[in-house]
Context: one part of a larger RNA
Molecule: large-subunit ribosomal RNA, domain IV
Organism: Verrucomicrobiota bacterium
RNA sequence: CUCUAAGGAACUCGGCAAAAUAGCCCCGUAACUUCGGGAGAAGGGGUGCCUGAGGACUUUGCUUUAUGUAAGGUCUAUCAGGCCACAGUAAAGUGGGCUUAGCGACUGUUUACCAAAAACACAGCACUCUGCAAAGUCGUGAAGACGACGUAUAGGGUGUAACACGUGACCAAUGCGGAAAGAUUAAGCUGACUUGUCAGCCGCAAGGCGAAGCUCGUCGGCCAAGUCCCCGUGAAUGUCGGCCGUAACUAUAACGGUCCUAAGGUAGCGAAAUUCCUUGUCGGGUAAGUUCCGACCUGCACGAAUCGUGUAACGACUGAGCCGCUGUCUCGGAGAGGAUCUCG
Numbered sequence: 001c002u003c004u005a006a007g008g009a010a011c012u013c014g015g016c017a018a019a020a021u022a023g024c025c026c027c028g029u030a031a032c033u034u035c036g037g038g039a040g041a042a043g044g045g046g047u048g049c050c051u052g053a054g055g056a057c058u059u060u061g062c063u064u065u066a067u068g069u070a071a072g073g074u075c076u077a078u079c080a081g082g083c084c085a086c087a088g089u090a091a092a093g094u095g096g097g098c099u100u101a102g103c104g105a106c107u108g109u110u111u112a113c114c115a116a117a118a119a120c121a122c123a124g125c126a127c128u129c130u131g132c133a134a135a136g137u138c139g140u141g142a143a144g145a146c147g148a149c150g151u152a153u154a155g156g157g158u159g160u161a162a163c164a165c166g167u168g169a170c171c172a173a174u175g176c177g178g179a180a181a182g183a184u185u186a187a188g189c190u191g192a193c194u195u196g197u198c199a200g201c202c203g204c205a206a207g208g209c210g211a212a213g214c215u216c217g218u219c220g221g222c223c224a225a226g227u228c229c230c231c232g233u234g235a236a237u238g239u240c241g242g243c244c245g246u247a248a249c250u251a252u253a254a255c256g257g258u259c260c261u262a263a264g265g266u267a268g269c270g271a272a273a274u275u276c277c278u279u280g281u282c283g284g285g286u287a288a289g290u291u292c293c294g295a296c297c298u299g300c301a302c303g304a305a306u307c308g309u310g311u312a313a314c315g316a317c318u319g320a321g322c323c324g325c326u327g328u329c330u331c332g333g334a335g336a337g338g339a340u341c342u343c344g
Base pairs, nucleotide, nucleotide: 001335002334003333004332006330007329010328015325023047024046025045026044027043032037034162048083049082050081051080052079053078054076055075056074057073058072059071060070061069062068063066084088096323097322098321099320100319101318102317103315104314108120109119124160125159126158127157128156129155130154136146137145138144163310164309165308166307168240169239170238173237174236175233176232177231178230182228183227184226188222189221190220191219192218193217196214197213200209201208202207241259242258243257244256245255268302269299280296281295282294283293284292
């Protein structure tokens, strides 16, 4: 690498690998949908060669110049008949398909040489800074340059990530912004006193006094931002409770009480890429299902731009199921070519 009875995923973490599908023409094609798609959906049929007919275009001749006639040429994914083979896209090259769920909207980017992804990016959305010598960045606190030969429909930063519907409460802490009344507050300046030194003076001497300046220290006065204080701010960093009782079976608690807090998680979703107990319970699929799908809610420990929930299309992504197909397997076998080994 080729073939393989019967079976056909029983293999295995997993259909990994292999097989299968395949070109062109015709018919036909669902849910859903952003109306573009989905879609080559799916699923069927045909396909070679020869002959004839039909058709299209065309050359030449004739004549009555016409939708004529005669003889040809090229093509035919139109029809009929025939021929051969197991087989006619006869080789090569050349989609397997469907259902369902998760994540990410998408095309794209990435760990050069173990990771291509659900990671990054993205259009869109929002907040914030910046009035031009802009903010921001590089540079020696430089010159200079980018931003930009742009000017808030612009440029920078941050977060989120198409689209649809939404985006709740809390400003106590941290951050940011504002205001300037008060409190606090450095160096410095200044006033008074003080330490040392010293010109000078006194004294026979020892020594004493001692201005200015400098200096040691203490107490006052003046004095900025900041901090405290006050207000605002969540698509800023973040946070979003506990116990007890209660309804005419039981159970449960719409209801009540109480403690604490800045406020106690709203909508939506939920055993989830999140659920420990857990293979939760129920339903579906199977003869049998720790996975999967649909529910339930008892959320150890979901939750609203570290976005919440959906979503057509897309994906060498991940999970589950089905059809087709097969040496993956039951379970091996035969063969070709090439190597190893032995002998020559």